[in-house]
């Protein structure tokens, strides 16, 4: 240059043929303990990398950029 993937909460990751987003860790609050650590309960945190297109409606489908991994020359 080329051909496959991959971008979703701080971090690691789902997200079931398109219907306004979830879990583990981590964080804050309680409870429980002298007190911490560990449980338990509870909450806050993402306009889903960018910009267009298709659609009644896009994390999802299409196209371009971007980071970034693998293969290849």
């Nucleotide at each position: 240059g080329g051909g496959c993937g991959u971008a979703u909460a701080g971090c690691u990751c789902a997200g079931u043929u398109g219907g306004u987003a979830g879990a583990g860790c981590a964080c804050c609050g309680g409870a429980u303990u002298u007190g911490g650590c560990g449980u338990c309960c509870g909450g806050a945190g993402g306009u889903c990398g960018g910009a267009g297109g298709u659609u009644c409606c896009a994390u999802u489908c299409c196209u371009c950029c971007u980071g970034u991994g693998c293969c290849u020359a």
A computed fold for a 73-nucleotide RNA from a Candidatus Kerfeldbacteria bacterium, annotated as transfer RNA.
Its mean pLDDT, the model's own confidence on a scale to 100, is 81.
It was read from a public genome assembly.
It matches the Rfam family "tRNA". Gene Ontology term of the family: triplet codon-amino acid adaptor activity. Rfam classes the family as a transfer RNA.